The RNA shown here (Glycine riboswitch aptamer) has 95 nucleotides. Its Rfam family is "Glycine riboswitch aptamer". About the family: This family represents the bacterial glycine riboswitch. Its Rfam clan is "Glycine riboswitch clan". Its mean pLDDT, the model's own confidence on a scale to 100, is 75.
RNA sequence: GAGAACACUCUGGAGAAUCUCAUUAAAUUGAGUGCCCAAGGUGCAAGGCCGCAAAAACGGCUGAAUCUCUCAGGCAAAAGGACAGAGCAGAUAAG
Repeated sequence: GAGAACACUCUGGAGAAUCUCAUUAAAUUGAGUGCCCAAGGUGCAAGGCCGCAAAAACGGCUGAAUCUCUCAGGCAAAAGGACAGAGCAGAUAAG
C1' cells in the first nucleotide's frame, strides 16, 4: 500500500381470498374459483457473432432487468423472501 468477492451472521424487506365446498382436534387434508411475483425457472430489445463472394435484405446463434410469463412458489400470523445496510475486516496482491 488500490481496496475487499463468495460464503456465513445480524438488521430492514413488497404484492396477492383469514374465499367457496367437503373434511379434521387443528390454516388437517382434498377439490373448486379468483388472485400475486421479490426463492428458483421461462421469454426478448439494442448490440455482437455466423451463413448467403462484399453490402443490403433475410435467416440462425448469442443477448439484461425490479420488464415478461406464472412452470415452480406464494395470497392471516409465523416461515420464506429479490434486494439493501452492517459485521466478518483495513485481510491481501501488484508496486
The sequence was found by an Rfam model in a public genome assembly.